This is a predicted structure of a 74-nucleotide RNA (transfer RNA) from a marine sediment metagenome.
Its mean pLDDT, the model's own confidence on a scale to 100, is 83.
Rfam family: tRNA. Rfam's curators write: Transfer RNA (tRNA) molecules are approximately 80 nucleotides in length.
[in-house]
């Protein structure tokens, strides 16, 4: 080089096929209730769609390119 597939919070993942309420959970952090402490249990809270561009009234979601990984074939 050709070609298929994956990219969503720090980690795991649902939503993509069929565009539409504030992206939904679960670990993990912080904080506070609770406990004599501590785990555990409760609340609240921070962290998000890989990047650009287009199409649409509206894009994680269609569409084009681009990076990054992973398989296959040379």
């Nucleotide at each position: 080089g050709c070609a298929g597939g994956u990219g969503u919070a720090g980690u795991c993942u649902a939503g993509u096929c069929u565009g539409g309420u504030u992206a939904g959970g679960a670990c993990u952090g912080a904080a506070g209730c609770c406990u004599u402490c501590c785990a555990a249990g409760c609340u609240u809270c921070a962290a998000g769609c890989u990047c650009g561009g287009g199409u649409u009234c509206g894009a994680a979601u269609c569409c084009c390119g681009a990076c990054a990984c992973c398989u296959g074939c040379a």